[in-house]
Molecule: Bacterial RNase P class A
Organism: Actinomycetota bacterium
RNA sequence: GUGCAGGCCGGGUGACCGCGGGCCGCUCUGUCGUUUACGGCAGGGCUGUCUGAGGAAAGUCCGGACACCACAGGGCAAGGACGCUGGACCGUCUCCUCGAGGCGAUCCAGGCGGCGAAAGCCGACGGAAAGUGGAACAGAAAGGAGACCGCCGGCCGAUUUCCGAAAGGCAUUGGCCGGUAAGGGUGAAACGGUGGGGUAAGAGCCCACCAGCGGUCGUGGCGACACGACCGGCUAGCCAAACCCCGUCCGGUGCAAGGCGAAGCAGGUCCCGAUGACGCGGCCCGCUGAGGGACCGGGUACGCCGCAAAGAGAGAUGGUCAUCCUCGACAGAAUCCGGCUUACAGGCCUGCUACAGAA
Numbered sequence: 001g002u003g004c005a006g007g008c009c010g011g012g013u014g015a016c017c018g019c020g021g022g023c024c025g026c027u028c029u030g031u032c033g034u035u036u037a038c039g040g041c042a043g044g045g046c047u048g049u050c051u052g053a054g055g056a057a058a059g060u061c062c063g064g065a066c067a068c069c070a071c072a073g074g075g076c077a078a079g080g081a082c083g084c085u086g087g088a089c090c091g092u093c094u095c096c097u098c099g100a101g102g103c104g105a106u107c108c109a110g111g112c113g114g115c116g117a118a119a120g121c122c123g124a125c126g127g128a129a130a131g132u133g134g135a136a137c138a139g140a141a142a143g144g145a146g147a148c149c150g151c152c153g154g155c156c157g158a159u160u161u162c163c164g165a166a167a168g169g170c171a172u173u174g175g176c177c178g179g180u181a182a183g184g185g186u187g188a189a190a191c192g193g194u195g196g197g198g199u200a201a202g203a204g205c206c207c208a209c210c211a212g213c214g215g216u217c218g219u220g221g222c223g224a225c226a227c228g229a230c231c232g233g234c235u236a237g238c239c240a241a242a243c244c245c246c247g248u249c250c251g252g253u254g255c256a257a258g259g260c261g262a263a264g265c266a267g268g269u270c271c272c273g274a275u276g277a278c279g280c281g282g283c284c285c286g287c288u289g290a291g292g293g294a295c296c297g298g299g300u301a302c303g304c305c306g307c308a309a310a311g312a313g314a315g316a317u318g319g320u321c322a323u324c325c326u327c328g329a330c331a332g333a334a335u336c337c338g339g340c341u342u343a344c345a346g347g348c349c350u351g352c353u354a355c356a357g358a359a
Base pairs, nucleotide, nucleotide: 001355003352004351005350006349007348008347009346011324012323013322014321015320016319017318019052020051021050022049023048025046026045027044028043029042030041031040032039033038054330058341059340061339062338063337064336065335066254067253068252069251079250080249081248082247083246084110085109086108087107088106090104091103092102093101094100095099111125112123113122114121115120126245127244131243132242133239134238148184149183150180151179152178153177154176155175156174157173158172159171162169163168192210193209194208195207196206197205211235213232214231215230216229217228218227219226220225258305259304260303261302267296268295269294270293271292272291279287280286325328
């Protein structure tokens, strides 16, 4: 130097300007309390100060918090999630409540399978010896299949510089019928491999060994599983992130959840009112002339909370200049948290693998 794994960083510094939010102070406006002063509430401006995106804020794929709706208990169906073993974490559910058990995103260690020379990486990893279905192109045929070439047999013909006295035979060749999965060829994949027997030619048709499968037993391991022995039938192909089958678990909707306050309009009850209510700045007079007032429950606009050491509105989180360096990628919060996945210029640290070089 190369590769693998894990962790970290994701331009730095300074000046000026700008934007969102919190707090203190000053000030202005409105309103209320008693007119000023003062104080409360709401809003605006200014000064100061503090603070303001990420490792993924993303995809919205999982799990949960939180919230509301539904729900006596039980069963069935539909739908969804998960699916090798052991453990951890937190959560949830059940029970006979010291406690035990079930389930779950994820993580750690392992088993099995695949890839790699290795470090190591990948796996939705129950079932394809229940059923249905699928497999582009090529190929005759894509699953108890299949005859294109080839090989072999039979029948009917043809041919002759062969054999035979002849009938005919051998050989070559055409057609038809049939057998054959050894060989060729196609393909990602063609129905165990090698050898022998056998046969017209062939074939697990038979046999030996090997591989693989199923069963029983033994040994090791908590377990997944591994190894070994014996028996069996001779072979069982791939896809379940296709339908499906088996097992376990699961109510629904998501912060536009939801909660609080509450104009106007409509509704209800009561009261006042042509013997003049209400209104005309507090009272009297006067004017006017038909509705007016109080309360109640629900609830809209709207406001607040939910809501955070960024955080509201859909909207802020930046710009310019100087300087330095390795010259800067992917990318922008919207209820919150834990994960997964995806995108990412470049840099740093640690450990490991194989090769090469040097001492």